[in-house]
RNA sequence: UUCUUAUCCAGAGAAGGGGAGGGACAGGCCCGAUGAACCUUCGGCAACCCUCGGAUCCAUGAUCCGAAAGGUGCCAAUUCCUGCCGGCAAGAACGCCGGAGAGAUAAGAA
Repeated sequence: UUCUUAUCCAGAGAAGGGGAGGGACAGGCCCGAUGAACCUUCGGCAACCCUCGGAUCCAUGAUCCGAAAGGUGCCAAUUCCUGCCGGCAAGAACGCCGGAGAGAUAAGAA
């Protein structure tokens, strides 16, 4: 980097450095000198993997519940909203529902 599978309306930030950007892309709408990106330290959330404990079963295992030491991830806004297709609603505008795509993360594979 690509592929497969799962999840994405929940949750969780302070300090120091830094000094103008950031929210993937596009449009919008936001965040930012009351300090953006990024770096460091400490803290936290969560429970994908690992580990440990428990329950059930069709039992070398599977599913569920719990814990949170280790591996990742994450800590403004639903993945901030929309984007493509279908349906609903409607005088128009605004909108509602389902699916896909894109993106993110994890685990496995190439």
Overview: Predicted 3D model of a 110-nucleotide RNA (SAM riboswitch aptamer (S box leader)) from a Bacillota bacterium. Its Rfam family is "SAM riboswitch aptamer (S box leader)". Gene Ontology term of the family: regulation of gene expression. About the family: The SAM riboswitch is found upstream of a number of genes which code for proteins involved in methionine or cysteine biosynthesis in Gram-positive bacteria. The prediction has a mean pLDDT of 85.